[in-house]
Description: Predicted 3D model of a 102-nucleotide RNA (Purine riboswitch aptamer) from a Clostridia bacterium.
RNA sequence: UAUUAGCAACUGAAUAUAACUUGUAUAGGUUUGAUAAUAGGGAUCAGACGUUUCUACAGGGCUGCCGAUAAUGGCCCAACUACAGGUUGAUUUAUAUGCAUA
Numbered sequence: 001u002a003u004u005a006g007c008a009a010c011u012g013a014a015u016a017u018a019a020c021u022u023g024u025a026u027a028g029g030u031u032u033g034a035u036a037a038u039a040g041g042g043a044u045c046a047g048a049c050g051u052u053u054c055u056a057c058a059g060g061g062c063u064g065c066c067g068a069u070a071a072u073g074g075c076c077c078a079a080c081u082a083c084a085g086g087u088u089g090a091u092u093u094a095u096a097u098g099c100a101u102a
Stems, first nucleotide, its partner, number of pairs: 004102002006099003011094005017089009026056001029049007041066002050057001059077006
């Protein structure tokens, strides 16, 4: 140094999965129709768009605005889902790991 065998788990590989985490998507967003409330109010239902994308598209808080009318605006908190990656754990196996063994 090589081969065979053995042993080991700190190691390699594989499997699917759980948690955490990173990234992408989407801004939990835009828009249409019908109906509803009225400053103690500002809501509900259905559809479309948006994603190399299934699902979701609601909730809470603060604040502006609307002087009685039919129309709401801004900011913050905060998910789930899809796909890809990483870490840890689990199972199986024994290798491109280790061994002071033969």
The source organism's lineage runs through Bacteria, Bacillati, Bacillota and Clostridia. It matches the Rfam family "Purine riboswitch aptamer". Rfam links the family to the GO term purine nucleobase biosynthetic process. It was read from a public genome assembly, where an Rfam model found it. Its mean pLDDT, the model's own confidence on a scale to 100, is 76.